[in-house]
Context: one part of a larger RNA
Molecule: small-subunit ribosomal RNA, 3' major domain
Organism: metagenome
């Protein structure tokens, strides 16, 4: 000087407390451990691994296993020599691959070039090892308020001072004081979305007034008001008032205002810590393999299952289940696509097919809600696991191992021990919608979007984490 203390002081955070809803019990989904296996590819492992890499494992992917094959190789360049390329048919084979037959030249006057095969050689290839050799990227402490420097001064020196103190703040934010005076990286602001208004513009959006029109409908003429769209601007600054205060600032159900003291959200992550993570995104040093640790193919595996854990979904019901009627979003996607409408089917879906490269057409039905009916507290008209049968779709192909529909079946489960998690407002809870990936889908995941919409916070003694000052130390 740090670090640490079951030392002290001050302060903060869904840290506790006050509340609301969960997990832990059940079934299933998913990840992991373990076990099994020819293989169950690899990585991630307290917080900071475990619906994580994977935003799509039937083949492919794929890295694993078994078997069948290749050896200058699956890919790029040079290339003696040879042949058009290629198409069709056919034989062996699981395919890779090997063979057979037929057809088959473009440009250029020419040399030759184009495309394919291809000996030798140069050169390849490796998801093999090392993240403790590395770059890059990332997690974490933590969006915590800290971390440093120049000059000066103090100290023999390590170092200190500044950065401490008194206030204040979300903040090393600002003020006052002070052997310090300044500066940098952080904080804040500048950026984006959102809340109000003005203005410009008016199609594919809108429809107040006017006209036409319809069973109905901005459907048509038209309009530029309104909504909206998307450009420009305004607006919030403790600016004004009162009180307190030297000031910074604090308090006020003060005024005005759509908004008030950082208005709400996002992006943004200092010096560093964990030899944290990643050699399997990529790049890369070294090491290792080179008829194989490389490459091609078929099938299998990554989907196993006495068990243990994490994360979720669905429930255990009446604030509910079922049936009928009826209302209101936002944000997205669409041409190898979205597909209205019609027809067939109980349905999944099939056939047909208007429109749309989309503020125009379409996916599209929002759901919870509201109205009416029914059930009457039961393992039930709760719950839907599991299994039988029949179908549909994608795709060469659904046995291992896809999703969906119909019918039958109707398991556990009656609110969950010790323990433990999230959340302070348009939040929790609850309800549906969309997208990426994607032929299809194991999505209950992820990322977004809107609808309905709470309770509680006395307070900081305690638990956890953190900041500053101070003190002790046999630790560095």
């Nucleotide at each position: 000087u740090g670090a640490c203390g079951g030392g002290g002081g001050u302060c903060c955070g869904c840290a506790c407390a006050a509340g609301c809803g969960g997990u832990g019990g059940a079934g299933c989904a998913u990840g992991u451990g373990g076990u099994u296996u020819a293989a169950u590819u690899c990585g991630a492992u307290g917080a900071u691994a475990c619906g994580c890499g994977a935003g799509g494992a039937a083949c492919c992917u794929u890295a694993c296993c078994u078997g069948g094959g290749c050896u200058a190789g699956a890919a790029u360049g040079u290339g003696a020599g040879g042949g058009a390329a290629u198409a069709u048919a056919u034989c062996a084979g699981a395919a890779a691959u090997g063979g057979u037959a037929u057809a088959g030249c473009c440009a250029g006057c020419a040399a030759u070039g184009g495309c394919c095969c291809g000996a030798a050689a140069c050169a390849a290839g490796g998801u093999g090892c090392u993240g403790c050799a590395u770059g890059g990227c990332u997690g974490u402490c933590g969006u915590c308020a800290g971390c440093c420097c120049g000059u000066g001064u103090c100290g023999u020196g390590a170092g200190a001072u500044g950065c401490u103190g008194g206030g204040u703040u979300a903040a090393g934010u600002c003020c006052c004081g002070c052997a310090a005076c300044g500066a940098g990286c952080g904080c804040a602001a500048c950026c984006c979305c959102u809340a109000u208004g003005u203005u410009u513009a008016g199609u594919u959006a809108c429809c107040a007034g006017c006209a036409c029109g319809u069973u109905a409908a901005g459907g048509u003429g038209g309009g530029g008001a309104c909504u909206c769209u998307a450009g420009a601007c305004a607006g919030a600054c403790u600016g004004c008032c009162u009180g307190c205060g030297c000031a910074a600032g604090c308090a006020g159900a003060g005024a005005g205002g759509a908004a008030g003291g950082a208005g709400g959200g996002g992006a943004u992550g200092a010096c560093g810590u964990c030899a944290a993570g990643u050699c399997a995104u990529c790049a890369u040093g070294g090491c290792c393999c080179u008829u194989a640790c490389g490459c091609c193919c078929a099938g299998g595996g990554c989907u196993a299952c006495a068990c243990a854990c994490g994360u979720g979904c669905u429930a255990c019901a009446a604030u509910g289940g079922c049936c009928g009627g009826u209302a209101c979003a936002g944000a997205g996607g669409g041409u190898a696509g979205c597909g209205a409408g019609g027809u067939a089917g109980u349905a999944a879906u099939a056939c047909u097919g208007a429109g749309c490269c989309a503020a125009u057409c379409u996916c599209a039905a929002a759901a919870a809600g509201c109205c009416g009916g029914u059930c009457a507290c039961a393992g039930u008209u709760c719950g839907g696991a599991u299994u039988g049968g029949g179908g549909g779709c994608u795709g060469c192909a659904a046995c291992u191992c896809g999703c969906c529909c119909c019918u039958a079946u109707g398991a556990a489960g009656c609110u969950g021990g010790a323990a433990u998690c999230g959340c302070u407002a348009g939040u929790a809870a609850u309800c549906g919608c969309a997208a990426a990936u994607c032929a299809g889908c194991a999505a209950u995941g992820u990322u977004g979007c809107g609808g309905u919409g709470a309770a509680u916070a006395c307070g900081u003694u305690c638990c956890c984490g953190g900041a500053c000052c101070u003190u002790g130390u046999a630790c560095a």